Description: This is a predicted structure of a 75-nucleotide RNA (transfer RNA) from a Promethearchaeota archaeon. The sequence is in RNAcentral, with records from ENA. It matches the Rfam family "tRNA". Rfam's curators write: Transfer RNA (tRNA) molecules are approximately 80 nucleotides in length. It is annotated as a transfer RNA.

[in-house]
RNA sequence: GGCCCCAUAACUCAGCAUGGAUAGAGUGACAGCCUUCUAAGCUGUAGGUCAGGGGUUCAAAUCCCCUUGGGGCCG
Numbered sequence: 001g002g003c004c005c006c007a008u009a010a011c012u013c014a015g016c017a018u019g020g021a022u023a024g025a026g027u028g029a030c031a032g033c034c035u036u037c038u039a040a041g042c043u044g045u046a047g048g049u050c051a052g053g054g055g056u057u058c059a060a061a062u063c064c065c066c067u068u069g070g071g072g073c074c075g
Base pairs, nucleotide, nucleotide: 001074002073003072004071005070006069007068010027011026012025013024020058029045030044031043032042033041051067052066053065054064055063
C1' cells in the first nucleotide's frame, strides 16, 4: 500500500440477508416482595448519538460513500 471482518445499554450479545410497530435479551445496578438477617427466588425501575459524518428513501441499527478504532490476510 491492497483486500476482508468487527463496532448496538456498565459488560456479553441478538436484531442487519428481505429497510417499516416504542431498539431487545442475559448479566450487572437500584427499589419492592419474601426472609429473624444475608444469600437465593419473584416483581418492577433506570440505563442507548445503534463508533462519527454525509447520502439514498415517505421511512435507516439495517442500503451506499468517507472517516475513526480494533482484528485478520496478501505484498